The prediction has a mean pLDDT of 82. A computed fold for a 72-nucleotide RNA from a Thermoplasmatota archaeon, annotated as transfer RNA. RNAcentral records the identical sequence in 2 taxa. Rfam family: tRNA. Rfam classes the family as a transfer RNA.

Formats: sequence, C1' cells, structure tokens
RNA sequence: GCCGCCGUGGCUAAGUGGUAUAGCGACUCCUUGGUAAGGAGUAGGUCGCGAGUUCAAUUCUCGUCGGCGGCU
Repeated sequence: GCCGCCGUGGCUAAGUGGUAUAGCGACUCCUUGGUAAGGAGUAGGUCGCGAGUUCAAUUCUCGUCGGCGGCU
C1' cells in the first nucleotide's frame, strides 16, 4: 500500500429497514442474628464519527477514525 471482518449501557453479546434487548456488573428493597445464595425493582446506550438514500436507518450506500486478521 491492497483486501476482509468488527465497532451497540461499565463488561460480553443479540437485533440486519418500523422508534434497541439479554446475561453479568452497579444501586434500592424483601428475606437472614449477620454474610453468601435467592426474590422484586431502578438507573445506565441518541448503536465509533460525518454525510447520503428513504415516510422511517443500529440495519442500506459513501467517506472517515479505531481494533483484529490476511496479502505484498
């Protein structure tokens, strides 16, 4: 330099056009003499960034940034 894949709450992932979910973690409450386990609930993400297409974009297209891999 070229090619491919990936980027979504603190972490790990799902969702691939119709207004974003789960597990773990955090916090509050219940339970206990106390802790752990268990149960109930709450908060937390404008989906890396910018632009385009569309009535509507996490999803499609282009650019850009970062990570990983391959080729030279």